[in-house]
Parts: sequence; C1' cells; structure tokens
RNA sequence: GGAGGUAUAGUCUAAUGGUAGGACGUCACCUUUACACGGUGAAGACCUGGGUUCGAUUCCCUGUACCUCCA
Repeated sequence: GGAGGUAUAGUCUAAUGGUAGGACGUCACCUUUACACGGUGAAGACCUGGGUUCGAUUCCCUGUACCUCCA
C1' cells in the first nucleotide's frame, strides 16, 4: 500500500427494517444475630458523521479503533 472482518450497559453476548434482550456485575428491599447464598425490584448500552426508508442496531457510503490475510 491492497483485501476482508469486527465495533451493542462496567464485562461478556443476542437481536431477519417495527418498544434493544439475556448472563455476570452495581444499587435498594426481603431473608440472617451478622456475612455469604437465595428471593424481589431498579438503574445502566446500539463506535462517529452522512444517505436510503413512513420507520435503521439492522441496508449503503465515509471516518476512527481493533483483528486477520496479501504485498
């Protein structure tokens, strides 16, 4: 330099264009003499900027970061 792939919560991971889900973690309450375990509930995320569309995490383009391959 060229080609391909990935980017979702603090971490990991789903989602065929129609209210973004789950696990761990965090917080509150219950439980306990106390802690842990357990139960109930809550908060918390679609990499950036554009385009298409009634509607985009999803499709297209650009950029950024990371990974792989070729040179």

A computed fold for a 71-nucleotide RNA from a Candidatus Micrarchaeota archaeon, annotated as transfer RNA. Its mean pLDDT, the model's own confidence on a scale to 100, is 83. NCBI's taxonomy places the organism under Archaea, Nanobdellati, Microcaldota. It was read from a public genome assembly.